[in-house]
Molecule: transfer RNA
Organism: Minisyncoccota bacterium
RNA sequence: CGGGGUGUAGUAUAACGGCAGUACGCUACCUUGGGGUGGUAGUAACUGGGGUUCAAUUCCCCACACCCCGA
Numbered sequence: 001c002g003g004g005g006u007g008u009a010g011u012a013u014a015a016c017g018g019c020a021g022u023a024c025g026c027u028a029c030c031u032u033g034g035g036g037u038g039g040u041a042g043u044a045a046c047u048g049g050g051g052u053u054c055a056a057u058u059c060c061c062c063a064c065a066c067c068c069c070g071a
Base pairs, nucleotide, nucleotide: 001070002069003068004067005066006065007064010024011023012022013021018054025043026042027041028040029039030038047063048062049061050060051059
């Protein structure tokens, strides 16, 4: 420098173009003599900017970060 891939709560990981879920974590409460386990409720996310569309996490373009291949 060229090509390809991946970017989603603190972590991991889903999501036909139509309300962003799940698990772990964290917080509060219940349970216990106390802790753990268990239960209930809550917390928190679509890498950034444009475009297409009635509607974009999803499609298109550019950028950024990381990974792979080639030179």